[in-house]
Context: one part of a larger RNA
Molecule: small-subunit ribosomal RNA, 3' major domain
Organism: uncultured Mollicutes bacterium
């Protein structure tokens, strides 16, 4: 100087407390372990692995296994020889006034074969590496120059008194300055002004069974550009904390992006790149089939429930954000339905996916393993696709399991949040209860606390540790 302490003090965080809803019990989905297997490819393993790489394993993917096949190779460059098929540019000759025609020469380029250099490797090493990433942690820290102090390692600055979300700012001080972080600058959302009105809108008029349908408009909604428009502790009280006014918004307005020096020989040689090692008729390449989907069991993450704040039936409301050409596919028609037919319109504010669902209203059920719950199984089908046996999703009829709110323990969340309800997208032929987004309904409690648990920051103290 650090590190550590079941030392001390100060401070912070959904860390506890106060609340709300879960997990742990059931069934299923999914990942992992284990076991099994010819193979169940590989990686990730406390926090920081386990709906993770994988934004999608029937074939392909695919790296694994079995069988079959190839050996300059599926892929790249180069040289030599040879061969096949066409034979480019250019040259020459003849004819012609020229354009051009004919003949001849020339060998570029391409495929095959042979030979040689070499290709190839999702083989090993992430403890040889680059790049990228997780984590402490969006925590408030980490350092440097000059000066000064100390024999020196080092100290000071960065400590102290206040304050802050913040090493944020103020005051003091042998320090004075500076850098990386903090904040701000960026995107988005909330309010306003100006500009612009089509595919959007409709205060006005017309028309209709009904609809911005038509006219007309630039007001409104909305769209999308611009804006030193707006918020700055600016104003009032106060030493401050804090309170208040005005305001759409108030004290960082809400959300996002942004991750300092470093830590864990953390993760990745299966994205990519790469040293070394290994392999070269195989550890490379191609094909068929199988496997990654196995199943006594254990764990993680989820979905659905156990019901009346509910289930079922009926008519009838209100979104946002997205996607669409090998695409989205309307009206009409067929089917109980998945779906089929049909093909209008749309490269989209025009057409379409597309009826939002919870909620509200009316009816029914009356506390039951039930009109709860839907697993499992049987039968018949639909769709995608060469192909649904291993191994897809969906539909209809039948079947109707466990489950009556879950032990010890444990997780998330502080406001348009939790909870709950549906909608969309990426991947994608098909295949979400996952992921990423979108809106609807919409709480309780804390902020009158810090004794305790966990993690972190600062000061100080002890040390047989470095």
């Nucleotide at each position: 100087u650090g590190a550590c302490g079941g030392g001390a003090c100060c401070c912070c965080g959904c860390a506890c407390a106060a609340g709300c809803g879960g997990u742990g019990g059931a069934u299923c989905a999914u990942g992992u372990u284990g076991u099994u297997u010819a193979a169940u490819u590989c990686g990730a393993u406390g926090a920081u692995a386990c709906g993770c790489g994988a934004a999608g394993a029937a074939c392909c993917u695919u790296a694994c296994c079995a069988g079959g096949u190839c050996u300059u190779g599926a892929c790249a460059u180069a040289u030599a020889u040879u061969u096949a098929u066409a034979g480019a540019a250019g040259g020459u000759a003849u004819g012609g006034a020229a354009a051009c025609a004919u003949a001849u020469u020339g060998g570029a380029u391409u495929g095959g074969a042979u030979a040689u250099a070499c290709a190839g490797g999702u083989g090993g090493u992430g403890c040889a590496u680059g790049g990228u990433u997780g984590u402490c942690g969006u925590c408030a820290g980490c350092u440097c120059g000059u000066g000064u102090c100390g024999u020196g390692a080092g100290a000071u600055g960065u400590u102290g008194g206040g304050u802050u979300a913040a090493g944020u700012c103020c005051c003091g001080c042998a320090a004075c300055g500076a850098g990386c972080g903090c904040a701000a600058c960026c995107c988005u959302u909330a309010u306003c002004g100006c500009u612009a009105g089509u595919u959007a809108c409709u205060a006005c008029a017309a028309u209709u069974a009904a609809g911005u349908u038509u006219g007309a408009g630039g007001a409104c909604u909305c769209u999308a550009g611009c804006g030193c428009a707006u918020a700055c502790u600016g104003c009032u009280c106060g030493a401050a904390a804090g309170a208040g006014a005005g305001g759409a918004a108030g004290g960082u307005g809400g959300g996002g992006a942004u991750g300092a020096c470093g830590u864990c020989a953390a993760a990745u040689c299966c994205u990519c790149a790469u040293g070394c090692c290994c392999u070269u008729u195989a550890u490379g390449a191609c094909c068929u089939g199988g496997g990654c989907u196995a199943c006594a069991a254990a764990c993680g993450u989820g979905a659905u429930a156990c019901a009346a704040u509910g289930g079922c039936u009926g008519g009838a409301a209100c979104a946002a954000a997205g996607g669409g050409a090998a695409g989205c596919g309307a009206a009409g028609g067929a089917g109980u339905g998945a779906u089929c037919u049909g093909g209008a319109g749309c490269c989209a504010a025009u057409c379409u996916c597309a009826u939002a669902a919870a909620a509200a209203c009316a009816g029914u059920c009356u506390c039951a393993g039930u009109u709860c719950g839907g697993a499992u199984u049987g039968a018949a089908g639909u769709c995608u696709g060469c192909a649904a046996c291993u191994c897809g999703a969906c539909u209809u009829c039948a079947u109707g399991a466990a489950g009556u709110c879950g032990g010890a323990a444990u997780c998330g969340c502080u406001a348009g949040u939790a909870a709950u309800c549906g909608c969309g997208a990426a991947u994608c032929a098909g295949a979400a209860u996952g992921u990423c987004g979108c809106g609807g309904u919409g709480a309780a409690u804390a902020c009158u606390g810090u004794u305790c648990u966990c993690g972190g920051g600062g000061u100080u103290u002890g040390u047989a540790c470095a």